[in-house]
Molecule: TPP riboswitch aptamer (THI element)
Organism: Trueperaceae bacterium
RNA sequence: UACCGUCACCAGGGGUGCUAGCUAAGUCUGGCUGAGAUGAAACCCUGGAACCUGAACCCGGUAAUGCGGGCGUAGGAAGCGUGACGAGACAGCUUG
Numbered sequence: 001u002a003c004c005g006u007c008a009c010c011a012g013g014g015g016u017g018c019u020a021g022c023u024a025a026g027u028c029u030g031g032c033u034g035a036g037a038u039g040a041a042a043c044c045c046u047g048g049a050a051c052c053u054g055a056a057c058c059c060g061g062u063a064a065u066g067c068g069g070g071c072g073u074a075g076g077a078a079g080c081g082u083g084a085c086g087a088g089a090c091a092g093c094u095u096g
Base pairs, nucleotide, nucleotide: 004086005085006084007083008082009081010079011046012045013044014043017032018031019030020029021028022026051076052075053074057070058069059068060067
């Protein structure tokens, strides 16, 4: 020093489902999973897993749902950004 990690900044990308109750009407009140289910001026992600497609998919489970797992180093998807700090070569240079 490469590479790596953390944080900050700038830029960019993304999702918002299932369900109970009440009602004339919801931008209402709860329950489930989750970082997030619209307090958002939030949250997540910049790629081996944010997110989309396949998918009205497969297995299991649930009151129900991408709820869990599979599919999945499948196809796509937004920065090989800047700075600080840490660590640092089985690589390079210098000295003894």